[in-house]
RNA sequence: AGAGUUUGAUCCUGGCUCAGAUUGAACGCUGGCGGCAUGCUUAACACAUGCAAGUCGAACGGUAACAGCAGAGUGCUUGCAUUCUGGCUGACGAGUGGCGAACGGGUGAGUAACGCGUAGAAAUCUGCCCUAGAGAGGGGGAUAACCCGGGGAAACCCGGACUAAUACCGCAUAAUAUCCUACGGGAGAAAGUGGGCCUCUGCUUGCAUGCUCAUGCUCUAGGAAGAGUCUGCGUCCGAUUAGCUUGUUGGUGGGGUAAAGGCCUACCAAGGCGACGAUCGGUAGCUGGUCUGAGAGGACGAUCAGCCACACUGGGACUGAGACACGGCCCAGACUCCUACGGGAGGCAGCAGUGGGGAAUAUUGGACAAUGGGGGCAACCCUGAUCCAGCAAUGCCGCGUGUGUGAAGAAGGCCUGAGGGUUGUAAAGCACUUUCAGUUUGGAAGAGAAGUUUUGUAUUAAUACUACAAAGCCGAGACAUUACAUUCAGAAGAAGCACCGGCUAACUCUGUGCCAGCAGCCGCGGUAAUACAGAGGGUGCGAGCGUUAAUCGGAAUUACUGGGCGUAAAGAGCUCGUAGGUGGAUAAGUGUGUUGGAUGUGAAAGCCCCGGGCUUAACCUGGGAAGGUCAUUCAAAACUGCUUGUCUAGAGUACAGUAGAGGGAAGUGGAAUUUCCGGUGUAGCGGUGGAAUGCAUAGAUAUCGGAAGGAACACCAGUGGCGAAGGCGGCUUCCUGGACUGUUACUGACACUGAGGAGCGAAAGCGUGGGGAGCAAACAGGAUUAGAUACCCUGGUAGUCCACGCCGUAAACGAUGAAAACUAGCCGUUAGAAAUUUUUAAUUUUUAGUGGCGCAGCUAACGCGAUAAGUUUUCCGCCUGGGGAGUACGACCGCAAGGUUAAAACUCAAAGGAAUUGACGGGGGCCCGCACAAGCGGUGGAGCAUGUGGUUUAAUUCGAUGCAACGCGAAAAACCUUACCUACCCUUGACUUCCUUGGAAGCUUUCAGAGAUGAGAGUGUGCCUUCGGGAACCAAGUGACAGGUGCUGCAUGGCUGUCGUCAGCUCGUGUCGUGAGAUGUUGGGUUAAGUCCCGUAACGAGCGCAACCCUUGUCAUUAGUUGCCAGCAAGUUAUGUUGGGGACUCUAAUGAGACUGCCGGUGAUAAACCGGAGGAAGGCGGGGACGACGUCAAGUCAUCAUGGCCCUUAUGGGUAGGGCUACACACGUGCUACAAUGGGCAGUACAGAGGGUUGCUAAGCGGUGACGUGGAGCUAAUCCCAAAAAGCUGUUCAUAGUCCGGAUUGGAGUCUGCAACUCGACUCCAUGAAGUCGGAAUCGCUAGUAAUCGCGAAUCAGCAUGUCGCGGUGAAUACGUUCUCGGGCCUUGUACACACCGCCCGUCACACCAUGGGAGUGGGUUGCACCAGAAGUAGGUUGCCUAACCGUAAGGGGGGUGCUUACCACGGUGUGGUUCAUGACUGGGGUGAAGUCGUAACAAGGUAGCCGUAGGGGAACCUGCGGCUG
Repeated sequence: AGAGUUUGAUCCUGGCUCAGAUUGAACGCUGGCGGCAUGCUUAACACAUGCAAGUCGAACGGUAACAGCAGAGUGCUUGCAUUCUGGCUGACGAGUGGCGAACGGGUGAGUAACGCGUAGAAAUCUGCCCUAGAGAGGGGGAUAACCCGGGGAAACCCGGACUAAUACCGCAUAAUAUCCUACGGGAGAAAGUGGGCCUCUGCUUGCAUGCUCAUGCUCUAGGAAGAGUCUGCGUCCGAUUAGCUUGUUGGUGGGGUAAAGGCCUACCAAGGCGACGAUCGGUAGCUGGUCUGAGAGGACGAUCAGCCACACUGGGACUGAGACACGGCCCAGACUCCUACGGGAGGCAGCAGUGGGGAAUAUUGGACAAUGGGGGCAACCCUGAUCCAGCAAUGCCGCGUGUGUGAAGAAGGCCUGAGGGUUGUAAAGCACUUUCAGUUUGGAAGAGAAGUUUUGUAUUAAUACUACAAAGCCGAGACAUUACAUUCAGAAGAAGCACCGGCUAACUCUGUGCCAGCAGCCGCGGUAAUACAGAGGGUGCGAGCGUUAAUCGGAAUUACUGGGCGUAAAGAGCUCGUAGGUGGAUAAGUGUGUUGGAUGUGAAAGCCCCGGGCUUAACCUGGGAAGGUCAUUCAAAACUGCUUGUCUAGAGUACAGUAGAGGGAAGUGGAAUUUCCGGUGUAGCGGUGGAAUGCAUAGAUAUCGGAAGGAACACCAGUGGCGAAGGCGGCUUCCUGGACUGUUACUGACACUGAGGAGCGAAAGCGUGGGGAGCAAACAGGAUUAGAUACCCUGGUAGUCCACGCCGUAAACGAUGAAAACUAGCCGUUAGAAAUUUUUAAUUUUUAGUGGCGCAGCUAACGCGAUAAGUUUUCCGCCUGGGGAGUACGACCGCAAGGUUAAAACUCAAAGGAAUUGACGGGGGCCCGCACAAGCGGUGGAGCAUGUGGUUUAAUUCGAUGCAACGCGAAAAACCUUACCUACCCUUGACUUCCUUGGAAGCUUUCAGAGAUGAGAGUGUGCCUUCGGGAACCAAGUGACAGGUGCUGCAUGGCUGUCGUCAGCUCGUGUCGUGAGAUGUUGGGUUAAGUCCCGUAACGAGCGCAACCCUUGUCAUUAGUUGCCAGCAAGUUAUGUUGGGGACUCUAAUGAGACUGCCGGUGAUAAACCGGAGGAAGGCGGGGACGACGUCAAGUCAUCAUGGCCCUUAUGGGUAGGGCUACACACGUGCUACAAUGGGCAGUACAGAGGGUUGCUAAGCGGUGACGUGGAGCUAAUCCCAAAAAGCUGUUCAUAGUCCGGAUUGGAGUCUGCAACUCGACUCCAUGAAGUCGGAAUCGCUAGUAAUCGCGAAUCAGCAUGUCGCGGUGAAUACGUUCUCGGGCCUUGUACACACCGCCCGUCACACCAUGGGAGUGGGUUGCACCAGAAGUAGGUUGCCUAACCGUAAGGGGGGUGCUUACCACGGUGUGGUUCAUGACUGGGGUGAAGUCGUAACAAGGUAGCCGUAGGGGAACCUGCGGCUG
């Protein structure tokens, strides 16, 4: 510090997710030791049991218990046991009294508050402690305990009698202090106790009321520390909480408190708080700090520390220095317990512990040794505070589980390309070490307090006493079997967890087969999964490792630091204007903000720095630093604020002009539509893509004249004008707003923005009343259509118009808030002004508008660019992923429609912007092709052949399926082929290699069987040899293995089809762009062509095109056999038959030739095109081979090869028979026809290219014929197949189901073959079906082509109408590119990229989820009104009772109790608010591999889309009106 994820790719926006750190954690697996920390986050739920606050005998009366002592008694072993007595001593139960119990400890329910934090303030109190002053004199009356009696189950209570005090009450005294005051004065205290001593005093052994010391007591002042109170500032969320408040705000009098104060009360006034957020609702203890972060911040507030609050829930006071009191009291309530039913008791949010809740959190431990607290003079006692121990890897830190050596690279595992690799120096082995744990022995520090002895000092009369100091003695340790050291033994007792597709370090095998499963995000899994599970290996961390939860970070994703708003989310529709914010120049003052210094404070701990202590670290500890929007104070005066004065540049006013659809009102004009009246006139009009509905002989449309009425204003008219926006258009008048220009004068900052607020605000819509020509939602009819609730047509109502009043929204858009300043230019246009000039005009300058380009700059890009989206300033509004949703609820507004404000649950990993490359378009432009057109001939109808589908079957083997499957694989299914079926057989196998044994191999033959096969018989002994044997071959056996036309063409190679012989497809360098990419390759011409030329930020190049190759067309040269034969010669009935010849044809090798080369024209003078000459051939001469980058997961595992999977007495192998040939049917491809351009018959002519020895087979002979016989010749330019046919000549048939056509069937044959039944071909005789030119539709072909005619070959024993070739005869037509199909280039739109066979919308149906409404129902909380009123306090009170003081003795004062009034908790009634849960039914929403209906959107999406509004409709939607261009 970043990374993954939207796309085919790119940049941006934007969310989601990850890597880090952390935790009082929990869970899973695992677990050696130690140190230091931490440990109910949930039920402030309920609690058994024990403990957590006592102490003082030096306050008191005392003596229940214990011990001692004394006395008496008993037993008696004369010193032991026991009983009684004595408070005499140590001590001490209970009690009186004092102090403490208000600390310490727990918890965080409540609390949004002066509760907390911080800084201050004045009107206060304070036990114990410290300092100082003064005093402590003299009396009195009770009471508990104890005793007696009584009640009660108990708790406890009552009565009588006795008694003490540092308990209680007077009197005296009272400082300059305190309190009260009528300023004269008045009032108000106290307590002793303990030790020692005899100097003084009194009695006199000695003791005390004496002295002394200590401690305590009372009053007062001050301090320390603590507590109470008040104030400024800070302190969470919600406005879908906007108004709150009556003791409320203030004053006066009074009361009350320790103390100011409406704290309380009476009266008076009517205030106080609030947009700087009152009130209300929700949530929450606050802080130091903790976690995170670079910081600013964000989240949290366990442990430790400060403050607050609470103590079962609510209320209340008492005591006290202090409480409204956790382990006190009273009352009410809930709960629990005891009970004799009458009454009582209780409060773990103290420490342990229990139940419960929960994912989850420990021992009913030890000790007061230390630190601290309470009491005490002290010893000491108490102390679940505390210190320790126990449990828990809960966290942090440290240590260990060995170290070195060790290659035969062991075994085993895993992988393998079978060689090896890896685990791996790892192990074993050898040599060492011993931390920790174990064991032995030793052993600190935490502790020297108190006591006692001696000495000194102080005090004193004193050497007592007491205090302090020093020294000596004695001497308390829970932890603790401590830390630490040491002995011994032995590698001995000690390693796991997660991960390994990318992010993210780490890879293979096996299993599984969209299953099981994984997953933080993207995503894996459908038979070769580095993603599941296991294994091997590896990576990371390590006594831990992962997961889950949570916080911060990354996230600049709430942006103060540090974001945005034209199109991504985001500028209110517009203006005015309040509060607020901001604000021109200058001078002076001030010192608010600001800056600096000083002082105070910001507790300790923590963080940071420097040291120190535990072996180190964690941890502990000393010092420092840091930390505030703080307070006070001093200073500065630039800027800001404030005050005062001045100025004119901002703003405004006056004056003179200018333009204008600016607004309102009244009047008025013509054209046109429609209707009505009248005339002319006759059969249609109207409407559409085409029609129909409609109108019209009752006279329409058309045309002329007249009348009525409403609405809108052609031309002018313009990226022209005006207005804030919406918007505004005939003409005239009246009223009225604003802008601009010019010049001077005036005011003197008067300004800008603007939350709330107010006004204006298209269209539609609403209300009332008018009006109504045209248009026109709804509606009706006609069409279209599968349907057509639409588009089109004919009608037509609201409405559109006017007046008044509502509504308040639009794509209200420049999708761009308002204002101000600055920043290159150029060209228009509107309204002015000035200057110049050649003066109807032009040029220059300038102001205000309104447009087009464009520099810098900005922007993700597109683009913006002085009218900014540039550079700055001020103010306002708004945004924070998509959907849910601009929806629900609530509130406000509205007559309604509805508007404004405005969520959440849930759900997804995207949604989106701009640009790029493609593809596509019922977008555009250009061009091509037998693509259409123009022609010729077919198919589709018939019969047959053949292939396919389907059906059938035991099997009808398999594959090919739009073009690009279907006379295709198959260039030959009777057996074989053959893969299929049935039956019968074989199991190392029909075939390959290896091993063992035996045998030559082989040949002949018998029987059984359908055959495979089985059982026999006979014959035969080979080749090489180093004599061991070996090489072939055969048989048997064993196991490795063979075998598979079994599956996967979606695992593959190879081969092939197709777009397409279409002209395209790319690269290097350069340039442009952030980038994907672009450029080149586009443009102007031209071509069959990305062919060539020109232009050009491109220049070149490659694969394609073309050419090179083959063939054909002309000629030449060479060569002439088997070919040829002109001339010469010979021969034959005849024939190149023979001699001979190379001239010709031909053969087959080499060359020539054609290149737009030449001429003319067109064209840019180019490329090229057109015409011509010459030429056998002319513009690629004809034909072929040749197929770019790629597309279709195209085809083929059944040609072959091959990974994986599967079968292995069978899915392998053999044999026989059957099947592939089936047959209601459908389709493709062909053949033959339907006839006279023909059929039959007779005669007769002319090819090319092939094949042939298991062959072609001649002549001859036989047969009607297929064919048979025959055997010459030929291994082929020699012989044979071989007859070419159409043609030509002649003849017949005469338009008919025929002398056409030949299917089908019967009979008889021929040939091939082991065999023609299923199931061959051919021949002859006979038979003689359909068919008379073929519906919709559709195919081929542009010249030696179509059409037509025959010939040959491959396959092959036999079997072509198929296929591949060959030649013969030999046409017609093409104006042209509008349309159909396919293709190429450019451009445009796109929501497509699996690329239009795309994408995608809504209803309906089903399942699930959350949510709104809902008659209500049940809780919580709260307002108001009223009832009620426990305990308590205060007030009142001659009801009753009463020790201290007063008293003239009656009483008074004071106190208690009772009653009563006020306040008030719980409770109750009624009525509201709010919130949560639930609810029959219901609304929409979301999600869900393959449901239904349509096709609304994306292309001109087939009616351009969208926005607002209104109506309508199964649904998407349609239509009207206005608006926008996205």
The RNA shown here (small-subunit ribosomal RNA) has 1526 nucleotides and comes from a Gammaproteobacteria bacterium. Lineage of the source: Bacteria > Pseudomonadati > Pseudomonadota > Gammaproteobacteria. Model confidence (mean pLDDT): 84 of 100.